A computed fold for a 72-nucleotide RNA from Picobiliphyte sp. MS584-11, annotated as transfer RNA. The coordinates come from a structure-prediction model, not an experiment, and the mean pLDDT is 82. It matches the Rfam family "tRNA". Rfam classes the family as a transfer RNA.
RNA sequence: GGAGGAGUGGCUUAAUGGUAAAGCGCUGCACUGUCUAUGCAGAGAUUGAGGGUUCGAGUCCCUUCUCUUCCG
Numbered sequence: 001g002g003a004g005g006a007g008u009g010g011c012u013u014a015a016u017g018g019u020a021a022a023g024c025g026c027u028g029c030a031c032u033g034u035c036u037a038u039g040c041a042g043a044g045a046u047u048g049a050g051g052g053u054u055c056g057a058g059u060c061c062c063u064u065c066u067c068u069u070c071c072g
Stems, first nucleotide, its partner, number of pairs: 001071007010024004018055001026042005048064005
């Protein structure tokens, strides 16, 4: 330099173009003599960034950034 893959709560992962979900973690309450465990409830994402298409974009298109694989 060329061709792919990945980027979504703190972490790991989902999500037919139609309210972004789950597990772990975090907070509160219950339970307990205390802790752990367990149960219930809650907070936390404008989906790497910027545009475009669309009534509607995490998803489709363009540009760009980071990581990674392959080729040279």
The sequence is in RNAcentral, with records from ENA. The source organism's lineage runs through Eukaryota and Picozoa.